[in-house]
This is a predicted structure of a 353-nucleotide part of an RNA (small-subunit ribosomal RNA, central domain) from Entransia fimbriata. It matches the Rfam family "Bacterial small subunit ribosomal RNA". Its family is annotated with ribosome and structural constituent of ribosome in the Gene Ontology. The coordinates come from a structure-prediction model, not an experiment, and the mean pLDDT is 83.
Context: one part of a larger RNA
RNA sequence: UUGGGCGUAAAGGGACCGCAAGGUGGCUUGGUUAGUCUAUUGUCAAAGCCCAGGGCUUAACCUUGGAUAGGCAGUGGAAACUGCUAGGCUGGAGUACGGUAGAGGUAGAGGGAAUUCCCGGUGGAGCAGUGAAAUGCAUAGAGAUCGGGAAGAACGCCGAGGGCGAAGGCACUCUGCUGGGCCGAAACUGACACUGCAGUGCUCGAAAGCUAGGGGAGCGAAUGGGAUUAGAGACCCCAGUAGUCCUAGCCGUAAACGAUGGAUACUAAGUCCUGUGAGUAUUAACCCUUUCAGGGCUGCAGCUAACGCAUUAAGUAUCCCGCCUGGGGAGUACGCUCGCAAGAGUGAAACUC
Repeated sequence: UUGGGCGUAAAGGGACCGCAAGGUGGCUUGGUUAGUCUAUUGUCAAAGCCCAGGGCUUAACCUUGGAUAGGCAGUGGAAACUGCUAGGCUGGAGUACGGUAGAGGUAGAGGGAAUUCCCGGUGGAGCAGUGAAAUGCAUAGAGAUCGGGAAGAACGCCGAGGGCGAAGGCACUCUGCUGGGCCGAAACUGACACUGCAGUGCUCGAAAGCUAGGGGAGCGAAUGGGAUUAGAGACCCCAGUAGUCCUAGCCGUAAACGAUGGAUACUAAGUCCUGUGAGUAUUAACCCUUUCAGGGCUGCAGCUAACGCAUUAAGUAUCCCGCCUGGGGAGUACGCUCGCAAGAGUGAAACUC
């Protein structure tokens, strides 16, 4: 490489968009004959292989004759399929229209509870903390309690197997701007589709980290102290810096997980939830029946090494991409690219079992 695979054994890219190369592609009519199929001609030296004979006592060996399949090229033919070409269609896809749910994004404004601190009043001996303590705070008046003020961060109940988003993720309330989805109806376009890191996009991307400037209530790596202990560089306690927050810019990684790439079609049921439409019913709303879309559970066939998956497939199929090929060495070394750095990406071998 072929083959076989990728939920958990090695293996799905963290996610997306657009372009482009490439691969693949709905129904139908005509043409063409490139692929395809078929016939025939030429050729594919000899030897060898295969078949039928012959010669060495046999065999190996030698020798005579012959053929199939297949490749390449030429010529003739076929036209179903693929391609190409000229048309048509509406089911795929999209646009417009009417609705609709939502923590989707972004910017601004507002709010209350709690916490800490400050000021003032009351009050007077403890508070805090633990397994027990101590460090710590407190007669310079703490803790408690009442009133006032300031600051920063996060938004209780509603709240849910709930919703939205491509993923990361998104939750107090209101407003502006804005993306996507779903349903309905069927007006328009007429295959315009799917996939797609070769490469690409000043694309997005938790947390931590970095640069500059702010901010700093609570929490809290590091650090200091108190305990515990043989020791304690920890677990526990008292403090506490960076950070956590904001603005601008980097970083680009995660058990970035459903450990499950995207698209399309098909394949028992039952049940719950979310959104929408229709029917029945009603004064109306529920209830009931049902379509489509999404989110869960149980479960048949089937699949699976088993666990389990099972119309949200890990079933049955097709297309495209990514990835795997024994363990360690090693996600290391070297080189290159990116980065301020931290480091990231790419990514071996010797050796060893």